[in-house]
RNA sequence: AGGGGGCCGGGCAGCCGCGGGAUUUCGAUUCCGAGGAAAGUCCGGGCUCCACGAAACAAGGGUGGCGGGUAACGCCCGCCGGGGGAAACCCCAGGGAAAGUGCCACAGAGAGCAUACCGCCGAUGGCUUCUUCGGAAGAUCAGGCAAGGGUGAAAGGGUGCGGUAAGAGCGCACCGGGGCUUCGGCAACGCGGCCCGCAUGGUAAACCCCACCCGGAGCAAGGCCGAAUAGGGGCGGCGCGCCGCAAGGCAGGUGCGUUUCGCAUCGACCGCCCGGGUUGGCUGCUCGAGCCAGGGAGCAAUCCCUGGCCCAGACGAAUGGCUGCCGCCGCGGAUACGGUCCGGUCUUCGGAUACCGUCUGCGGACACAGAACCCGGCUUACAGGCCCCCU
Numbered sequence: 001a002g003g004g005g006g007c008c009g010g011g012c013a014g015c016c017g018c019g020g021g022a023u024u025u026c027g028a029u030u031c032c033g034a035g036g037a038a039a040g041u042c043c044g045g046g047c048u049c050c051a052c053g054a055a056a057c058a059a060g061g062g063u064g065g066c067g068g069g070u071a072a073c074g075c076c077c078g079c080c081g082g083g084g085g086a087a088a089c090c091c092c093a094g095g096g097a098a099a100g101u102g103c104c105a106c107a108g109a110g111a112g113c114a115u116a117c118c119g120c121c122g123a124u125g126g127c128u129u130c131u132u133c134g135g136a137a138g139a140u141c142a143g144g145c146a147a148g149g150g151u152g153a154a155a156g157g158g159u160g161c162g163g164u165a166a167g168a169g170c171g172c173a174c175c176g177g178g179g180c181u182u183c184g185g186c187a188a189c190g191c192g193g194c195c196c197g198c199a200u201g202g203u204a205a206a207c208c209c210c211a212c213c214c215g216g217a218g219c220a221a222g223g224c225c226g227a228a229u230a231g232g233g234g235c236g237g238c239g240c241g242c243c244g245c246a247a248g249g250c251a252g253g254u255g256c257g258u259u260u261c262g263c264a265u266c267g268a269c270c271g272c273c274c275g276g277g278u279u280g281g282c283u284g285c286u287c288g289a290g291c292c293a294g295g296g297a298g299c300a301a302u303c304c305c306u307g308g309c310c311c312a313g314a315c316g317a318a319u320g321g322c323u324g325c326c327g328c329c330g331c332g333g334a335u336a337c338g339g340u341c342c343g344g345u346c347u348u349c350g351g352a353u354a355c356c357g358u359c360u361g362c363g364g365a366c367a368c369a370g371a372a373c374c375c376g377g378c379u380u381a382c383a384g385g386c387c388c389c390c391u
Stems, first nucleotide, its partner, number of pairs: 001391008010326007018033006035368001039379002042377005047218004060214005065079005080094001081092004095209002100207002102203003117149002119145003124142002127138004157175006176198001177196005183190002222283004232274006241250003252266006290309008328364007337357003340352004
């Protein structure tokens, strides 16, 4: 200098106050009272209700190297492969591109049954010139090539030698790749051997294929209690409008029938019962995959055993305020006692220095945030500080 991991995140005392539990002689006493993230609500579970024979299939969503841990996970641990770094170590959305489909913008000649812009060649055929008539030279029309240049994220393996007219896995060596295989490993995979000139680029956080997983909603879940008032339903009283003191008569609505009619029923009010709703109370509610200590198994995550402990349960939502001391930071002052530096005659002595410690005065700051049914994770925020390990 860098890398990895763990932890704290104000302490003590006094006074005043707030929420909850227990006891109570009702005066009070006593005990407990936020977090590592209580946050985002992103995953996984418990619990509750709803739906549903189960399984399977379909649809939709998710996960994706291998092995292990776990109640479970997209989390954690260990390992493998790839990439970065000198290293410690870090990163990976890490199944399948030889089932099929799609896409590959711009640039570029060509982007998927590859291509030929610049370029190289002109062996072969043709052309021109020369000719000793054997041929030679030149240009590049046909044509050959894909080495070099150029475009691009990507141009159909790479480097070298040979080869050739020029070239090219055309041939060879090494590297890369593919296939088969011995051995090692639970496995991912690794080390090696043999064969194949290479025989189909990328993209699946594009469709898709393969394997595995997933019912939905959430404590405003859900359960219990429930006054007044206003609705609803049932039963009973009454037969309600008009006339009549009353019995009754007349009138009206609905239904049925043998339809100028008959039968049944209804109404206003009162009583009882049932059921739902608004507001409210109780419950769910906090002892739990709990915390601490010791021991053991394991590389680890984690698990097992023993002992001890009880650690918020509010709902207009408590967990706070003030003072003092200490701690932290800044500025100033004092001090040569300690560190530091110099010198010497070196168990010590002398000198220098306010850099650090020490003492003291003044001032300042103390983060992120804050339970709401409960757990396991992930992610994000966090003033300041401490510890351990590694390169």